[in-house]
């Protein structure tokens, strides 16, 4: 330099173009003498910028980060 794959809550992963979901973690509550466990609830996420579309995590382009391949 060229190519392939990948980027979604704090972490690990889902999601036919049509309300972004779960587990663990966090926080609050119930229980308890106190805590742990258990149970209930709450908040939190699409790497960035454009484009297509009535509507984009999803399709297209560029950029950024990561992994790998070729030279």
């Nucleotide at each position: 330099a060229g190519g392939u794959c990948u980027g979604u809550a704090g972490u690990u992963a889902a999601a036919c173009g049509g309300u972004a979901u779960a587990a663990c973690a966090a926080c609050a509550g119930u229980c308890u003498c106190c805590a742990a466990a258990a149970c209930u609830g709450u908040a939190a996420u699409u790497g960035g910028a454009g484009g297509u579309u009535c509507a984009a995590u999803c399709c297209c382009u560029c950029c950024c980060g990561g992994a790998c391949c070729u030279g």
Molecule: transfer RNA
Organism: Candidatus Microgenomatia bacterium